Predicted 3D model of an 84-nucleotide RNA (c-di-GMP-I riboswitch aptamer) from a soil metagenome.
[in-house]
RNA sequence: GAUAAAGGCAAACUCCGAGAAAUCGGAGGAUGCAAAGCCACGGAGCUAAAGACCGAAUGAGGUCUAUGCUAGCUGGUUGCCGAA
Numbered sequence: 001g002a003u004a005a006a007g008g009c010a011a012a013c014u015c016c017g018a019g020a021a022a023u024c025g026g027a028g029g030a031u032g033c034a035a036a037g038c039c040a041c042g043g044a045g046c047u048a049a050a051g052a053c054c055g056a057a058u059g060a061g062g063u064c065u066a067u068g069c070u071a072g073c074u075g076g077u078u079g080c081c082g083a084a
């Protein structure tokens, strides 16, 4: 970054599976993506099993916390093709 070429990835949704959840994996499917490759150790966001506290007490319930997540939020990092 071009109405170029060669290729790549795969949102929602559906089915199956994992998980407490967020979310993830597989199959299908394409909303899109020039890093939608990689990194959760910077910022941001999501969840709260467990723990702490509240709940007179057991309990229901509530609040807080990441040790759980998101790379298709930002950021970092590596990198294919390439005309004018």
Base pairs, nucleotide, nucleotide: 001081008033009032013028014027015026016025017024018023031072037077038076039075042074043073044070045069046068050065051064052063053062054061
Of the family's consensus pairs, 95% are formed in the model. Rfam family: c-di-GMP-I riboswitch aptamer. From the family's description: GEMM was predicted in a large-scale screen for bacterial structured RNA regulatory elements.